Description: SAM riboswitch aptamer (S box leader) from Fictibacillus enclensis, 103 nucleotides, folded computationally. Rfam family: SAM riboswitch aptamer (S box leader). Rfam's curators write: The SAM riboswitch is found upstream of a number of genes which code for proteins involved in methionine or cysteine biosynthesis in Gram-positive bacteria. The prediction has a mean pLDDT of 85.
[in-house]
RNA sequence: AUCUUAUCCAGAGAGGUGGAGGGACUGACCCGAUGAUACCCGGCAACCAGCAGGAAUGCAUGGUGCUAAUUUCAGCAGAACAGUAUGUUCUGAAAGAUGAGAG
Numbered sequence: 001a002u003c004u005u006a007u008c009c010a011g012a013g014a015g016g017u018g019g020a021g022g023g024a025c026u027g028a029c030c031c032g033a034u035g036a037u038a039c040c041c042g043g044c045a046a047c048c049a050g051c052a053g054g055a056a057u058g059c060a061u062g063g064u065g066c067u068a069a070u071u072u073c074a075g076c077a078g079a080a081c082a083g084u085a086u087g088u089u090c091u092g093a094a095a096g097a098u099g100a101g102a103g
Stems, first nucleotide, its partner, number of pairs: 002102007013041001015040003021031003025075004042067003047063003050059003071095001076092007
C1' cells in the first nucleotide's frame, strides 16, 4: 500500500517543551503570538488481548486509538418542501479516520 468487517451527533487539562502554521483533498468556514501543529505529562474511551462472571456486564493490566467545531460543513445520487436564483431538510453512497482480521 491492497482486501474484508465494525464504528464515526457522547467523552477528554487553566500543565510542560517549543515557536508558525493547522483543521486529509477541493471549496467554504474556522482555529492560531491571549502560542496553534508537534512531542511529553495528564485525561477520555473501551476496538483487541488479559482478568472476573453462567450470562448480561464489569475492571482499565497490556496493544492501539482519541483529546476545537457531528468526520467542522458541502463535494456524488435520490426524495420531500418552497419555487426557479436556486435554497432548506432527510436518506443513501463516495472519500476519509480508527480498531480487528486476511493475503